Predicted 3D model of an 82-nucleotide RNA (c-di-GMP-I-GGC riboswitch aptamer) from Steroidobacter sp. The coordinates come from a structure-prediction model, not an experiment, and the mean pLDDT is 80.
[in-house]
RNA sequence: UUUGAAAAGGGCAAACCCGUCGCAAGAUGGGGACGCAAAGCCACCGUUCCCGGAUCGAUUCGGGAAGGCCGGGCUGCCGAAG
Numbered sequence: 001u002u003u004g005a006a007a008a009g010g011g012c013a014a015a016c017c018c019g020u021c022g023c024a025a026g027a028u029g030g031g032g033a034c035g036c037a038a039a040g041c042c043a044c045c046g047u048u049c050c051c052g053g054a055u056c057g058a059u060u061c062g063g064g065a066a067g068g069c070c071g072g073g074c075u076g077c078c079g080a081a082g
Stems, first nucleotide, its partner, number of pairs: 001081004011036002016031006034068001040074003044071001046069001047066008
């Protein structure tokens, strides 16, 4: 630098259930494991969703949510190959 077939020590934790918070999207703690080699971090672009306003409507404006959504940036364990 490339890579994740096999291996080791580990890590994270979807759906669902319960508590709390939120108008909502959803967040968070516990239980729970479908999966994950960045399922670590950021939230820049796109995307999706929620709340409110404008509009006959397409749409648009403001605020918010999601990274286990596409890209992008930063960092990183173990092994293999060079």